[in-house]
RNA sequence: UGGCCUAUGGUGUAACGGUAGCACAACAGAUUUUGGUUCUGUUGGUUGAGGUUCGAAUCCUUGUAGGCCAACCA
Numbered sequence: 001u002g003g004c005c006u007a008u009g010g011u012g013u014a015a016c017g018g019u020a021g022c023a024c025a026a027c028a029g030a031u032u033u034u035g036g037u038u039c040u041g042u043u044g045g046u047u048g049a050g051g052u053u054c055g056a057a058u059c060c061u062u063g064u065a066g067g068c069c070a071a072c073c074a
Stems, first nucleotide, its partner, number of pairs: 001070007010024004018054001026042005047063005
């Protein structure tokens, strides 16, 4: 420098272009003499910008960050 891939709550992982979900975690409650376990509930997210569309996490353009491969220089 070029090509390809990835980016979703605190963590991991889903979601044919049609209400962003699940598990863990955290918090609250129930249970328990206390703690743990168990049960119930709650909080919290689509990498930035622009575009297409009635509607975008998803499609298009571009930036950023990370990874893989190749090339170049030494």
Description:
Model confidence (mean pLDDT): 80 of 100. Predicted 3D model of a 74-nucleotide RNA (transfer RNA) from a Bacteroidota bacterium. The sequence was found in a public genome assembly. Rfam family: tRNA. Gene Ontology term of the family: triplet codon-amino acid adaptor activity.